[in-house]
RNA sequence: CAGACAUCAAGAGAAGUGGAGGGACAGGCCCUGUGAAGCUUCAGCAGCCUGCAUUGUGCAAGGUGCUAAAUCCUGCAGAAUUAACAUUCUGAAAGAUGCUUG
Numbered sequence: 001c002a003g004a005c006a007u008c009a010a011g012a013g014a015a016g017u018g019g020a021g022g023g024a025c026a027g028g029c030c031c032u033g034u035g036a037a038g039c040u041u042c043a044g045c046a047g048c049c050u051g052c053a054u055u056g057u058g059c060a061a062g063g064u065g066c067u068a069a070a071u072c073c074u075g076c077a078g079a080a081u082u083a084a085c086a087u088u089c090u091g092a093a094a095g096a097u098g099c100u101u102g
Base pairs, nucleotide, nucleotide: 001102002101003100005098006097007096008095013042014041015040016039017038021031022030023029025075026074027073028072043067044066045065047064048063049062050060051059052058053057071094076091077090078089079088080087081086
């Protein structure tokens, strides 16, 4: 980097540094000098792997991941309602994370 599979409305932030961006992309809507991203330290969560047990579950926190908002919402297709705007539902796509294969 590519493929396969599983999950994605649960959960969990402080300090220091830094100094204007951030929420993948586009639109929207938000967060942000009452301090964004990034980096460091400490802490926390428990989805997957792992270990243990009294195994439909629980515990641990070693690996990975995560700690604003549903993956923040929508994006493509179908359906329902509506005069229309629009709203709702289902599935897909895209994305993220883990496991695995190459």